A computed fold for a 75-nucleotide RNA from a Patescibacteria group bacterium, annotated as transfer RNA. Its Rfam family is "tRNA". It is annotated as a transfer RNA. Its mean pLDDT, the model's own confidence on a scale to 100, is 81.
[in-house]
RNA sequence: GGCCCCAUCGUCUAGCCCGGUCUAGGACGGAAGAUUUUCAUUCUUCUAACACCGGUUCAAAUCCGGUUGGGGCCG
Numbered sequence: 001g002g003c004c005c006c007a008u009c010g011u012c013u014a015g016c017c018c019g020g021u022c023u024a025g026g027a028c029g030g031a032a033g034a035u036u037u038u039c040a041u042u043c044u045u046c047u048a049a050c051a052c053c054g055g056u057u058c059a060a061a062u063c064c065g066g067u068u069g070g071g072g073c074c075g
Stems, first nucleotide, its partner, number of pairs: 001074007010028004020058001029047006051067005
């Protein structure tokens, strides 16, 4: 230098290929409450996210282009 893959709550991850549903779902974590003599367990509620910029579209986490970061292969 060329090509390919990846980027979503604090962490892990589903959804993306094939655009549309109520609040972007789940597990762990954290907070509050219930239960308990206390702790733990269990239950309820809350917490918090689509890497960035632009385009297409009535509508984009999803499609397209670019940028950034990470990984791989080739030279």